[in-house]
């Protein structure tokens, strides 16, 4: 210094231009359940790395910073 790849809830992922102000697990809260606790049930809480562009509409598609990794030199 040149490529390719990746970034979404605390954690792990699902998305493939409208059905999604984002859905599933687990983890935390809260209630039921139970003599209690565990388990089970039901509810809540949480996320699109940053900036621009395209478009009628963008988590998705293009361009740039930024961090990750991987290869080359």
């Nucleotide at each position: 210094g040149c490529a390719g790849c990746c970034a979404u809830c605390g954690u792990c992922u699902a998305g493939a231009g409208g059905c999604c102000c984002a859905g599933g697990a687990c983890u935390g809260u809260g209630c039921c359940c139970u003599u209690u606790c565990a388990a089970g049930g039901c509810a809540c809480c949480a996320a699109c790395g940053c900036g621009g562009g395209u478009u009628c509409g963008a988590a998705u598609c293009c361009c740039g910073c930024u961090g990750g990794c991987u290869g080359c030199a």

A computed fold for a 73-nucleotide RNA from a Patescibacteria group bacterium, annotated as transfer RNA. It matches the Rfam family "tRNA". It was read from a public genome assembly. The source organism's lineage runs through Bacteria and Bacteria candidate phyla. The prediction has a mean pLDDT of 83.